The RNA shown here (transfer RNA) has 75 nucleotides and comes from a Methanobacteriota archaeon.
[in-house]
């Protein structure tokens, strides 16, 4: 330098193909229940610039272009 893949909650991730109600889940965290107590278990809660910029559209996490960062491969 070239090709491909990835970036969504504190962590791990689904959803992206084929645009459409408020983006879901597990773990962690907070509150409550249960227990002599802890864990487990049960109920509830908070937590998201969907990496960034621009474009298309009535509408973008999702489509298009560019950029950043990370990974793999080729040279």
């Nucleotide at each position: 330098g070239g090709g491909c893949c990835g970036u969504u909650a504190g962590c791990u991730u689904a959803g992206c193909c084929c645009g459409g109600c408020u983006u879901g889940a597990g773990c962690a965290c907070c509150c409550g229940g249960c227990u002599g107590a802890u864990a487990a278990c049960c109920g509830g809660g908070a937590g998201g610039c969907c990496u960034c910029c621009a474009g298309u559209u009535c509408a973008a996490a999702u489509c298009u272009g560019g950029a950043a960062c990370g990974g793999c491969c080729c040279a």
Rfam family: tRNA. Gene Ontology term of the family: triplet codon-amino acid adaptor activity. The organism belongs to Methanobacteriota, within Archaea.